[in-house]
Context: one part of a larger RNA
RNA sequence: GGAUGAACGCCGGCGGUGUGCCUAAUACAUGCAAGUCGUACGCACUGGCCCAACUGAUUGAUGGUGCUUGCACCGGAUUGACGAUGGAUCACCAGUGAAUGGCGGACGGGUGAGUAACACGUAGGUAACCUGCCCCGGAGCGGGGGAUAACAUUUGGAAACAGAUGCUAAUACCGCAUAACAACAAAAGCCACAUGGCUUUUGUUUGAAAGAUGGCUUUGGCUAUCACUCUGGGAUGGACCUGCGGUGCAUUAGCUAGUUGGUAAGGUAACGGCUUACCAAGGCGACGAUCAGUAGCCGGCCUGAGAGGGUGAACGGCCACAUUGGGACUGAGACACGGCCCAAACUCCUACGGGAGGCAGCAGUGGGGAAUAUUGCACAAUGGGGGAAACCCUGAUGCAGCGACGCCGCGUGAGUGAAGAAGUAUUUCGGUAUGUAAAGCUCUAUCAGCAGGGAAGAAAAAAGACGGUACCUGACUAAGAAGCCCCGGCUAACUACGUGCCAGCAGCCGCGGUAAUACGUAGGGGGCAAGCGUUAUCC
Numbered sequence: 001g002g003a004u005g006a007a008c009g010c011c012g013g014c015g016g017u018g019u020g021c022c023u024a025a026u027a028c029a030u031g032c033a034a035g036u037c038g039u040a041c042g043c044a045c046u047g048g049c050c051c052a053a054c055u056g057a058u059u060g061a062u063g064g065u066g067c068u069u070g071c072a073c074c075g076g077a078u079u080g081a082c083g084a085u086g087g088a089u090c091a092c093c094a095g096u097g098a099a100u101g102g103c104g105g106a107c108g109g110g111u112g113a114g115u116a117a118c119a120c121g122u123a124g125g126u127a128a129c130c131u132g133c134c135c136c137g138g139a140g141c142g143g144g145g146g147a148u149a150a151c152a153u154u155u156g157g158a159a160a161c162a163g164a165u166g167c168u169a170a171u172a173c174c175g176c177a178u179a180a181c182a183a184c185a186a187a188a189g190c191c192a193c194a195u196g197g198c199u200u201u202u203g204u205u206u207g208a209a210a211g212a213u214g215g216c217u218u219u220g221g222c223u224a225u226c227a228c229u230c231u232g233g234g235a236u237g238g239a240c241c242u243g244c245g246g247u248g249c250a251u252u253a254g255c256u257a258g259u260u261g262g263u264a265a266g267g268u269a270a271c272g273g274c275u276u277a278c279c280a281a282g283g284c285g286a287c288g289a290u291c292a293g294u295a296g297c298c299g300g301c302c303u304g305a306g307a308g309g310g311u312g313a314a315c316g317g318c319c320a321c322a323u324u325g326g327g328a329c330u331g332a333g334a335c336a337c338g339g340c341c342c343a344a345a346c347u348c349c350u351a352c353g354g355g356a357g358g359c360a361g362c363a364g365u366g367g368g369g370a371a372u373a374u375u376g377c378a379c380a381a382u383g384g385g386g387g388a389a390a391c392c393c394u395g396a397u398g399c400a401g402c403g404a405c406g407c408c409g410c411g412u413g414a415g416u417g418a419a420g421a422a423g424u425a426u427u428u429c430g431g432u433a434u435g436u437a438a439a440g441c442u443c444u445a446u447c448a449g450c451a452g453g454g455a456a457g458a459a460a461a462a463a464g465a466c467g468g469u470a471c472c473u474g475a476c477u478a479a480g481a482a483g484c485c486c487c488g489g490c491u492a493a494c495u496a497c498g499u500g501c502c503a504g505c506a507g508c509c510g511c512g513g514u515a516a517u518a519c520g521u522a523g524g525g526g527g528c529a530a531g532c533g534u535u536a537u538c539c
């Protein structure tokens, strides 16, 4: 000099754009953060549709009166809207609710505790692997069955909840038929990188939802969309293996028993001591094993001419974790932040028998700390989940609020103005400095304030939180807007007074003991500027 997720002191006008618990991976009140589908399915409730008697807005026939003979008035057979009451509720329509069922809760969001490791980065390998939804192709979608929740009745319990009996549905569940390009065995051909891989043929084994909605029907079915099953390929996402790379200590020198290898078996999507039995005695290490310490890794970021050094906030990729430790279930995918089980600590409820909870999601609270924000608005956009769709959900996200925390931009006026005014400081008392500075005169209106208009952001109908925001126009007043540090040398900038080795300053040298340009104050000056200094850390 540059830099910072900074903090502190003094000071503080506006806007844009970023950014904001670095400490206690400490404990958490409250609200929200993952739901959705009735075009899978059976119920319950409400309303409608339906009926009855009311009420009677309206409709107004035959008739009567007046006469201007085709008009007015009276009258009321009949019609019966809205409403409210009661009934019925087999079927149908709409809505709500809890169930069964499907998909999604493995994404998105947070944190960096652990981890020195194939965790990460990079370059490869898998003839040793998996992949829901999506895309392309092939084949199919036949015929049956038994349950169960909800519900009703009931038992136990303070509750959480648990049980019994009875009924019922499905795209829930289970057999049967049909199948090979799947699995196994054999043969042939082609290929390869050692184990081997691919294709064809033959034999054995194994599947589905007869679904939902709409249309057409000769009521037999056919068909469209969305689903469903098997299979080949793709895409995407993952899994495993290997070379190399990145850290401080030798005041850590030996470490290892599933340890190292083999055979067999099990297990896995898959290879493998991954696991087990048996056999052998190996394996690592001064090219630093092992122990203990520290640490998430990278793209990047800071600095530097570079080499290098430091760092890993925000944004992006990967990994790990979800109060602590362990475990599996479901599933295409988890050993699962807002799922389950067990143990532990803590907190809460309790009828003392037993139960409930997990903010390192967004806000917010206590605590810790030098220190870090609102219990905001909206799904309008982008994206995600569900759904045929309408749509619903979304503290992701888009925005707003707070903080000079960073960067960038703008303003606090411009011109003229010498009687060099007054005041102040100083003085050799003549003057000198502040100083064109002020006043005065002439202008301008950026920002702020006032008034009027007012978006784009939504490609075609609707839909704008932001927001009456950005922006535009008009009127108006120099008005509302400057501080901080320094002035001995390094280092730009000097005098006076006070103090008297005191009070104090200080980054280094050093200054202060009676004329201190170094302390304190004033005048003046220098630097930067909505900031300026100090402290901390890195180069």
Base pairs, nucleotide, nucleotide: 001539002538003537004536006535007534008533009532010531013410014409015408016407017406018405019403020402021368026366027365028364030363031362032361035103036102037101040100043097044096045095046094047093048092050087051086052085054083063074064073065072066071067070110321111320112319120245121244122243123242124241125240126239129238130237134234135233136232137231138230139229140228142176144174145173151166152165153164154163155162156161182205183204184203185202186201187200188199189198190197191196211226212225213224214223215222216221247293254284255283256282259281260280261279262278263277264276265275266274296318297317298316299315300311301310302309303308323344324343325342326341327340346357347356348355349354374400376399377398378397382396383394384393385392386391413443414442415441416440423434424433425432426431447480450474451473452472453471457466483528484527485526486525487524488509489508490507494523495522496521497520498519504511505510